[in-house]
The prediction has a mean pLDDT of 83. Small-subunit ribosomal RNA, 5' domain from an uncultured Bacteroidota bacterium, 523 nucleotides, folded computationally. The sequence was found in a public genome assembly.
Context: one part of a larger RNA
RNA sequence: GGAUGAACGCUAGCGGCAGGCCUAAUACAUGCAAGUCGAGGGGCAGCGGGAGUAGCAAUACUUGCCGGCGACCGGCGCACGGGUGCGUAACACGUAUGUAAUCUGCCCAUCACUGGAGGAUAGCCCGGAGAAAUCCGGAUUAAUACUCCAUAAUAAGAGACAAGGCAUCUUGUUUUUUUGAAAGCUCCGGCGGUGAUGGAUGAACAUGCGACUGAUUAGUUUGUUGGUGAGGUAACGGCUCACCAAGACUACGAUCAGUAGGGGUACUGAGAGGUUAAACCCCCACACUGGUACUGAGACACGGACCAGACUCCUACGGGAGGCAGCAGUAAGGAAUAUUGGACAAUGGCCGCAAGGCUGAUCCAGCCAUGCCGCGUGCAGGAAGAAGGCGCUAUGCGUCGUAAACUGCUUUUGAACGAGAGAAAACCCUUUUACGUGUAAGAGGCUGAUAGUAUCGUUAGAAUAAGCAUCGGCUAACUUCGUGCCAGCAGCCGCGGUAAGACGAAGGAUGCAAGCGUUAUCC
Repeated sequence: GGAUGAACGCUAGCGGCAGGCCUAAUACAUGCAAGUCGAGGGGCAGCGGGAGUAGCAAUACUUGCCGGCGACCGGCGCACGGGUGCGUAACACGUAUGUAAUCUGCCCAUCACUGGAGGAUAGCCCGGAGAAAUCCGGAUUAAUACUCCAUAAUAAGAGACAAGGCAUCUUGUUUUUUUGAAAGCUCCGGCGGUGAUGGAUGAACAUGCGACUGAUUAGUUUGUUGGUGAGGUAACGGCUCACCAAGACUACGAUCAGUAGGGGUACUGAGAGGUUAAACCCCCACACUGGUACUGAGACACGGACCAGACUCCUACGGGAGGCAGCAGUAAGGAAUAUUGGACAAUGGCCGCAAGGCUGAUCCAGCCAUGCCGCGUGCAGGAAGAAGGCGCUAUGCGUCGUAAACUGCUUUUGAACGAGAGAAAACCCUUUUACGUGUAAGAGGCUGAUAGUAUCGUUAGAAUAAGCAUCGGCUAACUUCGUGCCAGCAGCCGCGGUAAGACGAAGGAUGCAAGCGUUAUCC
């Protein structure tokens, strides 16, 4: 000199953009953060409507018939998105390859198929236990839930042939044997379902290289290193197991200890480097602590399950409930870090034929000078160079100083009033055209949280708006008074003991400026 997720002190008008618990991965009140589908099913508790019956009517009753709809069965989603950095020195990450050792729901393309049969079960109803959480029993019932049979292979096993190559082999053709499917609903348009092959996407695994400190850590290792066989996995593999062999690693640093998520980055620097990992993106890991599996295309699962532990809460004392490192918010810790806000209008995600629903993702708004950038606090004239302050070798001069007053003008920002976007186009509805049977295009209609915001116009008026540090040298800027090694200053040198340009104050000056200084940290 540059920089920061800063803090503290004094001060503070506005706008835009960004950023905002670095500490206790400490503990959490409350609300919200993942649902959806009636075009899968049994249904009808509640709401509205229709129909029927009784009644003069009010009204009462019946009816799932319609709009719809709580809970239940079923499907998909809940493995994403969001948070944090505990652990991890590791194939965790980065980079370059490989899988002839693999899987992949939803999506796309092509081919083929969607045939029969059966038994349950929740819910509803009835009964019971319990303070509750919740649970038990009886009868009865449906499905795109579940099961059985049939049919279908480019699947699997075996044989033959051909080609290829990167060893074990791989690929293709062919013969034969074996096994294995499905679900219907419908507004009649379709939406689904099953099998196979390929694509796309995502994931998993392996290898080379890169990548902290310590030798005051020198030896480490027994599933350890390899083999055979078996099991297991989507897949290779000591991944696991039985047996056999005795290997494997290491001074080019094994093992051990400490520290730490990694990268793209960021800051600095001429560069080489050094430091760094907040924000944004990618990957990894974790979800009170430890362990475990289930379901599933995918989890060993943040707002799932089970077990144990610590902690908190309810209790009728028998027993139960819970997990903010999601968004807000509370307490604690700390020098220190914000609203218990709005909207799904847009983008994206999930479900759904769609309408639509959900979405603390996201978009917005709030608070904070935390940073960067921009703007303003007037402009021009104005000498009695006023008054006043301060200084002087002084009845005057100098300086503050065109500064003020005053005159004229302007009105960014602020105030009042008015107008007022773009972000919106789709989906959907109506309609037309092309094609030809469900798509495409056109026309019209609907949709804004932000927000009456941005922006623009009109009206009046300088009106609403400057501070902080420094002034001995380094280092831009000096005098007076007070004090008298006291009080105090200080980054270094140093200053102060009676004329202090260094302390405190005043006047003046200098530097920055809605900021200025100080401290901490990095180069």